Description:
c-di-GMP-I riboswitch aptamer from a Gemmatimonadaceae bacterium, 91 nucleotides, folded computationally. Taxonomically the source falls in Gemmatimonadaceae (Bacteria, Pseudomonadati, Gemmatimonadota, Gemmatimonadia). The sequence was found by an Rfam model in a public genome assembly. Its mean pLDDT, the model's own confidence on a scale to 100, is 83.
[in-house]
């Protein structure tokens, strides 16, 4: 220096749920709260996957609206792979 990942040390992040707020929704943000995480830091203009369906398209009902299906340019990095940056250093 690199790899690996401790019954080590200093710390870090924050699931579900609740409240507020934004959004059509998925979900994001803030506060509380900790299920867990060696990258649970960042990249959705890297690949895959999942979720939502406002808008659009089609069909039906039969009445001015409703229902169903499809669709991402929307969302998830705490879904996975990948890229990239980083703390400590016992075996």
């Nucleotide at each position: 220096c690199a790899g690996c990942g401790a019954c080590a040390a200093a710390g870090g992040c924050a699931a579900a749920c609740c409240c507020g707020c934004c959004g059509a929704a998925a979900g994001a943000c803030g506060g509380g709260g900790a299920c867990g995480c060696a990258a649970a830091g960042c990249c959705a203009a890297c690949g895959a996957g999942a979720c939502u369906a406002a808008g659009g398209u089609g069909c039906g009902c039969a009445g001015c609206g409703c229902g169903c299906a499809c669709u991402a340019g929307g969302u998830c990095u705490g879904u996975c792979g990948g890229g990239u940056u980083g703390c400590c250093c016992g075996a």